[in-house]
Molecule: c-di-GMP-I riboswitch aptamer
RNA sequence: UACUGAUAAAGGCAAACUAGCGGUAACGCUGGGGCGCAAAACCUCCGGUCCAAAAGGAUAGCGGGGUUGCCAAA
Numbered sequence: 001u002a003c004u005g006a007u008a009a010a011g012g013c014a015a016a017c018u019a020g021c022g023g024u025a026a027c028g029c030u031g032g033g034g035c036g037c038a039a040a041a042c043c044u045c046c047g048g049u050c051c052a053a054a055a056g057g058a059u060a061g062c063g064g065g066g067u068u069g070c071c072a073a074a
Base pairs, nucleotide, nucleotide: 004072005071012037013036017032018031019030020029021028022027035061041067042066043065045064046063047062048059049058050057051056
């Protein structure tokens, strides 16, 4: 330095389930919880999926892409 990634160290995030709240819903937020995660940090630009009568919305922990970022054994 890193396009690499450890049975390492420090710190971080937090699935299912659950209590409360918001939403027609998908789902979101907060607390508990901890399956996992090196971008499981942020952004809906592209595809997927889901919701919605529609308008439109949700999912970044479905994948691609963009931006930023901790550590450093081999």